[in-house]
Context: one part of a larger RNA
RNA sequence: GGAUGAACGCUAGCGGCAGGCUUAAUACAUGCAAGUCGUGGGGCAGCGCGGGUAGCAAUACCUGGCGGCGACCGGCAAACGGGUGAGGAACAUGUACGCAACCUUCCUUUAACUGGAGAAUAGCCCCUCGAAAGAGGGAUUAAUACUCCGUAACAUAUUGAUAAGGCAUCUUAUUAAAUUAUAGCUCCGGCGGUUAAAGAUGGGCGUGCACCUGAUUAGAUAGUUGGCGGGGUAAUGGCCCACCAAGUCUGCGAUCAGUAACUGGUGUGAGAGCACGACCAGUCACACGGGCACUGAGACACGGGUCCGACUCCUACGGGAGGCAGCAGUAAGGAAUAUUGGUCAAUGGACGCAAGUCUGAACCAGCCAUGCCGCGUGGAGGAUUAAGGCCCUCUGGGUUGUAAACUCCUUUUAUCUGGGAAGAAAUGCUUUGAUCUUCAGAGCUUGACGGUACCAGAGGAAUAAGCACCGGCUAACUCCGUGCCAGCAGCCGCGGUAAUACGGAGGGUGCAAGCGUUAUCC
Numbered sequence: 001g002g003a004u005g006a007a008c009g010c011u012a013g014c015g016g017c018a019g020g021c022u023u024a025a026u027a028c029a030u031g032c033a034a035g036u037c038g039u040g041g042g043g044c045a046g047c048g049c050g051g052g053u054a055g056c057a058a059u060a061c062c063u064g065g066c067g068g069c070g071a072c073c074g075g076c077a078a079a080c081g082g083g084u085g086a087g088g089a090a091c092a093u094g095u096a097c098g099c100a101a102c103c104u105u106c107c108u109u110u111a112a113c114u115g116g117a118g119a120a121u122a123g124c125c126c127c128u129c130g131a132a133a134g135a136g137g138g139a140u141u142a143a144u145a146c147u148c149c150g151u152a153a154c155a156u157a158u159u160g161a162u163a164a165g166g167c168a169u170c171u172u173a174u175u176a177a178a179u180u181a182u183a184g185c186u187c188c189g190g191c192g193g194u195u196a197a198a199g200a201u202g203g204g205c206g207u208g209c210a211c212c213u214g215a216u217u218a219g220a221u222a223g224u225u226g227g228c229g230g231g232g233u234a235a236u237g238g239c240c241c242a243c244c245a246a247g248u249c250u251g252c253g254a255u256c257a258g259u260a261a262c263u264g265g266u267g268u269g270a271g272a273g274c275a276c277g278a279c280c281a282g283u284c285a286c287a288c289g290g291g292c293a294c295u296g297a298g299a300c301a302c303g304g305g306u307c308c309g310a311c312u313c314c315u316a317c318g319g320g321a322g323g324c325a326g327c328a329g330u331a332a333g334g335a336a337u338a339u340u341g342g343u344c345a346a347u348g349g350a351c352g353c354a355a356g357u358c359u360g361a362a363c364c365a366g367c368c369a370u371g372c373c374g375c376g377u378g379g380a381g382g383a384u385u386a387a388g389g390c391c392c393u394c395u396g397g398g399u400u401g402u403a404a405a406c407u408c409c410u411u412u413u414a415u416c417u418g419g420g421a422a423g424a425a426a427u428g429c430u431u432u433g434a435u436c437u438u439c440a441g442a443g444c445u446u447g448a449c450g451g452u453a454c455c456a457g458a459g460g461a462a463u464a465a466g467c468a469c470c471g472g473c474u475a476a477c478u479c480c481g482u483g484c485c486a487g488c489a490g491c492c493g494c495g496g497u498a499a500u501a502c503g504g505a506g507g508g509u510g511c512a513a514g515c516g517u518u519a520u521c522c
Base pairs, nucleotide, nucleotide: 001522002521003520004519006518007517008516009515010514013375014374015373016372017371018370019368020367021333026331027330028329030328031327032326035076036075037074040073041072043069044068047067048066049064050063051062052061053060054059083286084285085284093210094209095208096207097206098205099204102203103202107199108198109197110196111195112194113193114192115149116148117147118146125138126137127136128135129134158177159176160175161174162173163172164171165170184191185190212258213257214256219249220248221247224246225245226244227243229241230240231239261283262282263281264280265276266275267274268273288309289308290307291306292305311322312321313320314319339365341364342363343362347361348359349358350357351356378409379408380407381406388400389399390398391397392396415458416457417456418455419454423449426446428444429443430442431441432440433439434438466511467510468509469508470507471492472491473490477506478505479504480503481502487494488493
């Protein structure tokens, strides 16, 4: 000098863009953050509507599943999105490659199929137990839930045989055997479903290299290293097991210990390098601490299950409930870090044929000079160089200082008044034409932000300057007070009676809505 997720002191006009618990991965009150589909299903708790009975009426009761729909069965989603960085020094990450050792819901393309039958179960109803959470029993019922049969043959995987090829398990071709599906809806056009192949996407696994510090850590290792055979997995492999061999790593640092999420990048620097890894993006890990599996295409699953543990809460004392490192918010810790806000309008996601519903993702708004950037606090003229202050060689001079007053302008900004967006080239509805449910055209609808941005007008210099420093380094000097006191100080050092170094004043210098200090990095 530059930099910061900064903090503190003094000060503070506006706007734009960004950023905002670095500490206790401490504990959490409350609300919300993952639902959706009635075009899969039985149904009807509540709401609307219709019908009936009673009543003058209000209304009450009964009834219909018509609109819709609580709970329930079923499907898909919930493995994404969002958070945090505790652990981890290792294939975690980065990079380059590989899998003749693998999986892949939804999506795209292609091909084929979508036939028949059956047994249950939740809900509803009845009963029982319990304070509750909930649990048990009986009866009855549906489905795109479950099961069975048929169909598949030029498809697929498995097994056997034959042939050709190769790099060991193999690959390709031919052939044989056995095996493997489906669900409805409909405007009758199709949509949906099932199976198979290919693609795409996402994932799994392996290898080389890179990958912090310590030798005041030198030896480490028995599933250890390899083989053979099995088990397990989507798949390879001591991943696991039986048997066999005795290996394997290590001074190019094994093992042990400490520290740490990694990277793209960020800061600085002429560069080499050094330091860092907030925000944004990719990867990894974790979800009260520890373990385990279930479901599923995908998890060993933040707002799923289960067990152990710590903690908190409810209880009728028998037993139960919970997990903010989601968004807000609270307490605590701390030098220190924001609102218990608005909207799904856009973008994206889940579900749905769709309308649409959900979405603390996201987009916005609020708070904070935390940072960067921009603008303003007026401009021109104006000398009796006013008064006052300060200084001096003191009837006077210098300086503050064109500064002020005064004259003439301007009106950014602030204030007030009026107008007022884009973001919707999208979605939806209606309609026309072609095609046959997609494309093209037309009309109408939908904006949280927001009466915001922006534009115009009004009046009036009106609404707006501080902070640090002035001995040298280092730009900027005098007076008064003090008298080794009080104090200053980054280093050198100032102060003991003429202090440009302390305190005040006047003046000056530097930055400026900031300026200084502290901390940290280069």